[in-house]
Context: one part of a larger RNA
RNA sequence: GCUAGCGAGUUUAUUUUUGUGGCGAGGUUAAGCCUUCUGGGCGGAGCCGUAGGGAAACCAAGUGUGAAAGCGCGAUUUAGUCACUGGAAUGAGACCUGAAGCCUGACGAGCUAUGCCUGGGCACGGUGAAGUCGCUGUAAAAGGUGGUGGAGGCCGGAAGAGUUACUGUGAGCACACGUUCUUAUGACCUGGGUAUAGGGGUGAAAUGCUAAUCGAGUUAGGCAAUAGCUGGUUCCUGCAGAAAUAAGCCGAAGUUUAGUCUAGGUGGAGCAGUCUUUAAGGGUAGAGUACAGAUUGUAUGAUUGGGGGAGCAAUCCCUCGUUAUGCUGUCUAACUCCGAAGCUUGAAGAUGCGUAGAAGCCUGGAAAAAGCGGUUCGGGUUAAGCUUGUGCCGCGAGAGGGGAACAACCCAGAGAGAAGUUAAGGCCCCAAAGUUCUGAUUAAGUGUACUUAAGGUUUUUUUGGUCGAAGACACCGAGGAGGUUGGCUUAGAAGCAGCCAUCCCCUAAGGAAAGCGUAACAGCUCACUCGGUGAGACCUUAGGGACCGUAAAUGGACGGGACUAAAAUCAGACGCCGAUACUUCUCCCAGCCACAUAUGUGGUUCCGGAGUAUGCAGGCGGUUUGCGUGGGUAGAAGCGUGUUCGUGAGGAUGCGUGGACCGCGUUUUCAUGUGAAUGCUAGC
Numbered sequence: 001g002c003u004a005g006c007g008a009g010u011u012u013a014u015u016u017u018u019g020u021g022g023c024g025a026g027g028u029u030a031a032g033c034c035u036u037c038u039g040g041g042c043g044g045a046g047c048c049g050u051a052g053g054g055a056a057a058c059c060a061a062g063u064g065u066g067a068a069a070g071c072g073c074g075a076u077u078u079a080g081u082c083a084c085u086g087g088a089a090u091g092a093g094a095c096c097u098g099a100a101g102c103c104u105g106a107c108g109a110g111c112u113a114u115g116c117c118u119g120g121g122c123a124c125g126g127u128g129a130a131g132u133c134g135c136u137g138u139a140a141a142a143g144g145u146g147g148u149g150g151a152g153g154c155c156g157g158a159a160g161a162g163u164u165a166c167u168g169u170g171a172g173c174a175c176a177c178g179u180u181c182u183u184a185u186g187a188c189c190u191g192g193g194u195a196u197a198g199g200g201g202u203g204a205a206a207u208g209c210u211a212a213u214c215g216a217g218u219u220a221g222g223c224a225a226u227a228g229c230u231g232g233u234u235c236c237u238g239c240a241g242a243a244a245u246a247a248g249c250c251g252a253a254g255u256u257u258a259g260u261c262u263a264g265g266u267g268g269a270g271c272a273g274u275c276u277u278u279a280a281g282g283g284u285a286g287a288g289u290a291c292a293g294a295u296u297g298u299a300u301g302a303u304u305g306g307g308g309g310a311g312c313a314a315u316c317c318c319u320c321g322u323u324a325u326g327c328u329g330u331c332u333a334a335c336u337c338c339g340a341a342g343c344u345u346g347a348a349g350a351u352g353c354g355u356a357g358a359a360g361c362c363u364g365g366a367a368a369a370a371g372c373g374g375u376u377c378g379g380g381u382u383a384a385g386c387u388u389g390u391g392c393c394g395c396g397a398g399a400g401g402g403g404a405a406c407a408a409c410c411c412a413g414a415g416a417g418a419a420g421u422u423a424a425g426g427c428c429c430c431a432a433a434g435u436u437c438u439g440a441u442u443a444a445g446u447g448u449a450c451u452u453a454a455g456g457u458u459u460u461u462u463u464g465g466u467c468g469a470a471g472a473c474a475c476c477g478a479g480g481a482g483g484u485u486g487g488c489u490u491a492g493a494a495g496c497a498g499c500c501a502u503c504c505c506c507u508a509a510g511g512a513a514a515g516c517g518u519a520a521c522a523g524c525u526c527a528c529u530c531g532g533u534g535a536g537a538c539c540u541u542a543g544g545g546a547c548c549g550u551a552a553a554u555g556g557a558c559g560g561g562a563c564u565a566a567a568a569u570c571a572g573a574c575g576c577c578g579a580u581a582c583u584u585c586u587c588c589c590a591g592c593c594a595c596a597u598a599u600g601u602g603g604u605u606c607c608g609g610a611g612u613a614u615g616c617a618g619g620c621g622g623u624u625u626g627c628g629u630g631g632g633u634a635g636a637a638g639c640g641u642g643u644u645c646g647u648g649a650g651g652a653u654g655c656g657u658g659g660a661c662c663g664c665g666u667u668u669u670c671a672u673g674u675g676a677a678u679g680c681u682a683g684c
Stems, first nucleotide, its partner, number of pairs: 001684006011092007019084005026048003032042004052059002062073004095232002098229001102222006113196009122186001124156003127152001131148006160183003165179002168177002198214001200210003235619006245258005261365006270353003274350008286338001287336002292332003297327007305320006371395005377389001378387002400411003415587007425577003428561003434574001436573006447563002455548007464539004475532005482504002486500003511526001514525003588609002590605006620673001622670001626666006638657008
C1' cells in the first nucleotide's frame, strides 16, 4: 500500500414541544403485595388540573397597596391528564478517537554519579632534583667542578584509559569501524562487596547522571482526567434553502440575543429593493471667501515691545517685531453668504407578485457569527493580489457558452429526451461559420494580446493666411559698391574681441554688416538686386497611422500556424456559426381542483424544478418478537455469472455451484448500513 472483518448521536431520569390514542372537571397511580408470571389483578400515599392576590399572617372572585381616590396582578365559564411516538434541553463519559500534565502507592544505583571496604594493574627508553663523595676554594663558610644518587600530578612510547579532526566509512551498529589525536606513577586505571531514591539522590556543575527514559525516573491506580482545539462520523429520493452582520461577555478559534433559513399554525388583503407625478428633509459634489483658519504682493495706519538717532525736557523721527484696514493673488476632512444630481420619507397612479392565501403575529428546529471579488466613493503615491466602510451585483453554495488556459469579467441561472432560433463571442488552417462586399490608413510584422513619457523623425487628412505668367519658391550666371580703416578702446581692432552711434552718397541692389576666416589686413559666403528658367511655392491650425526613445538573465511566443490593396487598424453593409438561454413536442416530479377513497384516477397551472451548512417529508436494506400464510433433498441459505423492473436505496428471475434451511404480509426489537479517523486486528 491493497483486501477482509471491526469501527462513532446511545441509555436513563427530569422538563418542553409535535403527532396519535384512553378518560375527561377531572386524569393518573408510586413503592409494595397477590398471581395460573414477557401477562393479569390489587395498591389513592402522592402528582398535575379545577382560583387568585400577597413577603407573609391571611383574605378570596377578588386581592395587594394606600387615609382615600386610584393603581398593580387576577375573575366575569374553561381543558385537562395519563401513555406511546418524533424533535429538543438539562444531569450523567453523553457522537467517537486524541494530549501535555496533576495526585497517590509501589519498583529500580546489574547502566551511570559519588562515598566506603577489600583486591589487582602500569613493556621499554629518555631526562637527571635533593642528598652524598672526591678535588678545588675560604680565616671558616658560601661558591665552583667531576662522580655517585634516582626525584617528578616530568618527556617519548606498548598494555590500559580517553575520543580532537575527517563532521571520513557504515547491506554489520537505536553511535560502531578506520586513520589521525590525548593520557599512560597518577586528582591514574580496574575486579568483587556495600551505601545514597524521585522535588529525592548524586554531581571537579554540563540541568549532567539516576537501566536506550530526566527542567523532575519507571510502573499501576485516580481515569472513559479535561480539551471553547485537530481528525473522523456509514443507505436513497423529494421540497425549501442560509450566514460570514449588530449588540453583550477575561470576549474576539467560543457563546447569548437579534437579523437571515426551515416546518407547522394563525391571519384574511395587501406587499414590493421597479417606474411616473407630487409634497417635504439634508449641507455632500461643485462653487465661494460673507465667518473661522491658512496665505502672495502692495498701500495707509497703530504700537504701553527691542534697538538707534534728535532734543534741556515734554516729545518726535528711523528701523525690526507685533497688529489693524483697503486693494490684489491663492486655499481648507474637522470654513460656508451659497448649493445640485442622487438619496430618504409620505401620498396618488402604473407595473409585478398575491384568495393555488400577501403583510403581520405565534410555536418547534437550526446553521452561521474567519468571508472574498467586481463596480461608485474614503485612506495610500487616483501604489499594492494593499487597507476601512456604504449601495448594488457575483463567487461562496452556480453547472453551460465566450475570455488560449483562468472562483467571482461578458452571455446565461442546468428536472429528462429530441428538433429549431439566437446571446456573448466569432467566421484563412488547427476549429463550427465570409479567404464576403464598399471606402480609407499603416510598411513598422506596427498589429492580429492587457502596458509607457519628455523629446526627435516620418506619412496621411485638415484649418487659416501670404507670394505667384506684371514670373513666385528652388537652382544657375552676375553684382554685393563709395565717404570709411565710422568714433572710442587697443600693441593691433580695417563690417565681424569689446563700448557708442548706426548716417549720407552712387544705385537695379548692396547692413557702418547675419556667418566662416586673419596677429591685424586679406580672402569666402549671406542679406539685398538684375538676368536665365517657367508653375505652383511658403508659413500656419487641428486630427489619424508609424519609427526611435524602449534594458534580464537556457531559445520562445499574437493560443499556434501564419497573415501585408490583410487574416492589421478605422468606418459602413449583408449573411452565417454559436449555449443546458428562448420556442415547439413527449415524459417525470411538485403544487392545486374534482371524484373516489383500495392511496388511486382524471383535469389543470405558473418568470414551479441549480444548490454547501441547515430544516422538513417520503422511502430502501439488515437483525429480531408475536400472529397469519407459504417455499425447500424433484435441492434452502450463501457464492459465481447473465436477463429484467424501479428516479434511486434496491427488487425479481434463468443457469452453475452448494447441500439444509429460507421467505412473504402485519406487528415488534435494535451494539442496523463505511471510503476516509497518520483508525483497530489479520492476511498478502
Record summary
Model confidence (mean pLDDT): 84 of 100. Large-subunit ribosomal RNA, domain II from a marine eukaryotic metagenome, 684 nucleotides, folded computationally. The full RNA is in RNAcentral, with records from MGnify. Rfam family: Bacterial large subunit ribosomal RNA. Rfam links the family to the GO terms ribosome and structural constituent of ribosome.